The RNA shown here (transfer RNA) has 73 nucleotides and comes from an Acidimicrobiia bacterium. NCBI's taxonomy places the organism under Bacteria, Bacillati, Actinomycetota, Acidimicrobiia.

RNA sequence: GGGAAUGUGGCGCAGCGGUGAGCGCACCUGCCUGAUAAGCAGGAGGCCGGUUGUUCGAAUCAACCCAUUCCCA
Repeated sequence: GGGAAUGUGGCGCAGCGGUGAGCGCACCUGCCUGAUAAGCAGGAGGCCGGUUGUUCGAAUCAACCCAUUCCCA
């Protein structure tokens, strides 16, 4: 320099154009226990890497940019 993949709560992931953006772990509160863990109940936390565009409607499609990883030279 060329090409590809990925980017979604603290972490790991799902979501593949339209219902309220969800799951596990972690976290907080309560119950339980002599206590801790486990278990049970409830809760907080993200508007989806950024910008622009397409569309009635975008996390989802397109372009550019950024970051990480991989391949080629």